Context: one part of a larger RNA
Molecule: large-subunit ribosomal RNA, domain VI
Organism: metagenomes
């Protein structure tokens, strides 16, 4: 910008992209059919395999914001305790979240119109004959069904409210994140749980400090499932989201 007033919100599908895979057993059935050996079709059913979304409850990584453990060394006079710095010094574990090796869940099913083929009925040609008229079946392949985007489909669609400078809406500004490179898109701005804080609780780490008790001592024990703790969650206006600006439709033809 356009969509012939200006808006919010709910939509219809022209169109387009996705998807499309097949194994192996089991029953029918050792039937049918074969002397026999061997062995089906048609159905019906289980299980996998690669490919694919989705998710994080299990299992398994990551997890330089958690928490322990320890070397060297340097500060904080000094002892305890704490820190700097060495690949995060290193070394056990690990919450959110992000993941795949993990979970689940797809691929059909039906419908249309064909292929090649198989047929009716049937003349040219008194028969014959799937074809010349006319009709049926029939594929993982078309078109539909399925998933998802889609009125810039300039053919701009529809439906519903709402507004008339007394202003329908919208931005700015401000906490944030399910979002993000900025733009954008979501939540939320005191009529308020947005974000930090505060409480609590999951979870993680594993048993603080400081004083007691035993030990010459390294250390071990008791207070004490202790202390410490990021993103989870649930609750609470204490902070901070204040005030407030700016855009905006000739009641048109």
């Nucleotide at each position: 910008c356009g969509c012939a007033g200006g808006a919010a919100u709910a939509u219809u599908g022209a169109g387009a992209a996705g998807a499309g895979u097949u194994g192996a057993c089991u029953c029918u059935a050792g039937u049918a059919c074969g002397a026999g050996a061997g062995g089906a079709c048609c159905g019906a059913g289980u299980u996998g395999a690669a490919c694919g979304a989705a998710c994080c409850g299990c299992u398994a990584g990551u997890g330089u914001a958690u928490c322990u453990g320890u070397u060297g060394u340097g500060g904080c006079g000094c002892c305890a305790g704490c820190u700097g710095c060495a690949u995060c010094g290193c070394a056990g574990a690990g919450u959110a979240g992000c993941u795949a090796u993990g979970u689940u869940c797809g691929g059909a099913c039906g419908g249309g119109a064909u292929a090649a083929g198989c047929a009716c009925u049937g003349a040219a040609a008194g028969c014959a004959u799937c074809u010349a008229a006319g009709u049926g079946c029939g594929a993982a392949g078309c078109c539909u069904c399925c998933u998802u985007c889609a009125a810039g489909a300039u053919g701009a669609g529809u439906a519903u409210u709402c507004c008339a400078u007394u202003g329908a809406g919208a931005g700015c500004c401000g906490u944030a994140g399910u979002a993000g490179a900025c733009g954008a898109c979501u939540a939320c701005g005191u009529u308020g749980a947005u974000a930090g804080g505060u409480g609590g609780u999951a979870g993680g780490u594993g048993g603080a400090a400081g004083c007691g008790u035993g030990g010459u001592g390294a250390c071990a024990u008791g207070u004490g499932u202790a202390g410490c703790c990021a993103a989870g969650c649930c609750a609470u206006a204490c902070u901070a989201a204040u005030u407030g600006c700016u855009c905006g439709a000739u009641a048109g033809c």